[in-house]
Molecule: transfer RNA
Organism: Oscillospiraceae bacterium
């Protein structure tokens, strides 16, 4: 040096025929209870690894890089 996957809220992962970014857990805040947990209701956190292209519009297309798993050597 080739090759494939994978990079989204504190954590796990969904969105891949381009069209306002979601689910569970957790986390604040409130109810319920004597209390605590169980359960209900509301919120608050990401601009999608970075940098650039392509469109009217990118998390999705495409180029380079980063950093993680794997496969051949």
């Nucleotide at each position: 040096c080739g090759c494939g996957g994978c990079g989204u809220g504190g954590a796990g992962c969904a969105g891949u025929u381009g069209g306002c970014a979601g689910c569970u857990c957790g986390u604040c805040g409130g109810g319920c209870u004597c209390a605590u947990a169980a359960c209900c209701c509301g919120g608050a956190g990401g601009c999608c690894g970075u940098a650039g292209g392509u469109u009217c519009g990118a998390g999705u297309c495409c180029u380079a890089c980063c950093g993680c798993c794997g496969c051949a050597a």